[in-house]
Molecule: RNase P RNA; transfer RNA
Organism: Candidatus Methylomirabilota bacterium
RNA sequence: AGAGGCCGCCGGAUGGUCGCCGGUCCCUCCCGACGAGGUCGGGGCCGGAGGAAAGUCCGGGCACCACAGGGCAGGGUGCUGGAUAACGUCCAGGGGGGGCAACCCCACGGACAGCGCCACAGAGAGUAGACCGCCGCGGCUCGCCGCCGCGGCAAGGGUGAAACGGUGCGGUAAGAGCGCACCAGCGGUCCGGGUGACCGGGCCGGCUCGGCAAACCCCACCCGGUGCAAGGCCGAAUAGGAGGGCAAGCCCCGCGAGGGGCGAAGGGUGGCCCGCCCGGUGCCCUCGGGUCAGGCCGCUUGAGCGGCCGGGUAACCGGUCGCCCAGAGGAAUGACCAUCCCGCCAGCCUAGGACUCUGGCUGGCGGACAGAACCCGGCUUACAGGCGACCUCUGGCG
RNA sequence: UCCCCGGUAGCUCAGUCGGUAGAGCGCCUGACUGUUAAUCAGGAAGUCGCUGGUUCGAGCCCAGCCCGGGGAGCCA
Numbered sequence: 001a002g003a004g005g006c007c008g009c010c011g012g013a014u015g016g017u018c019g020c021c022g023g024u025c026c027c028u029c030c031c032g033a034c035g036a037g038g039u040c041g042g043g044g045c046c047g048g049a050g051g052a053a054a055g056u057c058c059g060g061g062c063a064c065c066a067c068a069g070g071g072c073a074g075g076g077u078g079c080u081g082g083a084u085a086a087c088g089u090c091c092a093g094g095g096g097g098g099g100c101a102a103c104c105c106c107a108c109g110g111a112c113a114g115c116g117c118c119a120c121a122g123a124g125a126g127u128a129g130a131c132c133g134c135c136g137c138g139g140c141u142c143g144c145c146g147c148c149g150c151g152g153c154a155a156g157g158g159u160g161a162a163a164c165g166g167u168g169c170g171g172u173a174a175g176a177g178c179g180c181a182c183c184a185g186c187g188g189u190c191c192g193g194g195u196g197a198c199c200g201g202g203c204c205g206g207c208u209c210g211g212c213a214a215a216c217c218c219c220a221c222c223c224g225g226u227g228c229a230a231g232g233c234c235g236a237a238u239a240g241g242a243g244g245g246c247a248a249g250c251c252c253c254g255c256g257a258g259g260g261g262c263g264a265a266g267g268g269u270g271g272c273c274c275g276c277c278c279g280g281u282g283c284c285c286u287c288g289g290g291u292c293a294g295g296c297c298g299c300u301u302g303a304g305c306g307g308c309c310g311g312g313u314a315a316c317c318g319g320u321c322g323c324c325c326a327g328a329g330g331a332a333u334g335a336c337c338a339u340c341c342c343g344c345c346a347g348c349c350u351a352g353g354a355c356u357c358u359g360g361c362u363g364g365c366g367g368a369c370a371g372a373a374c375c376c377g378g379c380u381u382a383c384a385g386g387c388g389a390c391c392u393c394u395g396g397c398g
Numbered sequence: 399u400c401c402c403c404g405g406u407a408g409c410u411c412a413g414u415c416g417g418u419a420g421a422g423c424g425c426c427u428g429a430c431u432g433u434u435a436a437u438c439a440g441g442a443a444g445u446c447g448c449u450g451g452u453u454c455g456a457g458c459c460c461a462g463c464c465c466g467g468g469g470a471g472c473c474a
């Protein structure tokens, strides 16, 4: 210098003018139905989008329904250890794969529990198989070659994504784990290391046993449902209208008004059953009706942010100090100007011509992806350009 | 804001234990006819929305994106 890997961060700055949204204070009124409530106008002060606010793919908080209960069904996850409120996330490690390397990727339990699938090609696709081939014997033949029949074989060829270990020696008619040595795998057993996944080693057994579970399934673990249109309070309006369906009322006390107990229909948005709760003289469904899609709360102080210290390899955790940082309704952050910054292009500095690099000046163009809607932790996707740290490979020079 | 469904030929749709993608209408060519329609015969037309993964092999299984469509207010 070139090529690459990885981690973290920023994602225009300052000033002026005119505007927008929220809070608070003041002035002046007004709107709404004289309501619940809201705030037109003016002024002061304070605050005002993101790293992804996005996709809504996971996980949690919160709210209601049992304090979320049991079973079936269903869904999810899947090496080990840890982090966490939780996770399909993160960290560290093991194993496998890729890369010269830095480093990166992996849904990575089970196929002797079961049901299955393996198209085409091929002889044969699962305890399968003989097309070409090799060998022996018999026949035809004087004999060889060749052909036919019977038998043996699986070394070589060939098919395929995949064909029942690999290499060598022995052995044989030819061959074959048939025997042996080494290697690879599997199973058993023992020793050592590690919390563990697993790793290293010794011995034994010729045991050689295909793939697919990201179709079903088995095993282990996890998951109740619905979502701020959750949910609570208040105001206004209407026909408490029509049709259909279900039903149950009983007992006790009291002179009585009334009180208590049991209990049907039905409901509690989950698929089913049980259970639990509500309910109790009414309940449910459909159609129809009203009405402003009314007002307020929920609504932003939180697994919060920043600095320092400590623990841990790390994810993360603890302590301490400081800070308050949008909370609105289909929804506010914008526009212009000036100066600066960054990128690209052109020209000049550049005196024969061309190219490359650096710097300066001038002019032009451009500065992305994208907008909070109850709130957090993640994942994924989009993104002009820039900054900082570390590492690897190659080349040059000293 | 939340929930759900779909994307296959020009159009409307099939396609389930994964194995070379079909139907109807339409289009093109030819025959029949004086001509057209109807009819008959033949034919073309597909990145299965896109990108990855699993598998020998994906329209189908899994993941992530893109596009289109639908639904959910309150009171009584």
Stems, first nucleotide, its partner, number of pairs: 001394005007388004012340007020048008030038002050369001054380002057378005062227004069274004074223005079093005094108001095106004109218002114216001116212003131157002133153008165183006184208002186205008231297004241287006249262005266278003289473002304323008341367009399470007408423004417454001425441005447463005